[in-house]
RNA sequence: AUCCGAUAAGGGCAAACCCGUCGAGAGGCGGGGGCGCAAAGCCAUGGGUCCCAAGGCCUGAGAGUCCGGGAUCGCCAGGCUGCCGAA
Repeated sequence: AUCCGAUAAGGGCAAACCCGUCGAGAGGCGGGGGCGCAAAGCCAUGGGUCCCAAGGCCUGAGAGUCCGGGAUCGCCAGGCUGCCGAA
């Protein structure tokens, strides 16, 4: 230094749920909370999943669908970066 990861040390993050707030929504942000996490730090590049306000098609209407866009990195992969050091 790499792989690796302990009932180690010091710290970190924060699921569900509740409150507030923004959004059409998925969901985001803040506070409480704590299921978990060694990258649960960062990047939507590939796949997955989720959303559909506006516009097109279709319809009696709804449902559906297309286009385009969005959300999720705590779904998986890939990329970048990083704390500690027992076996």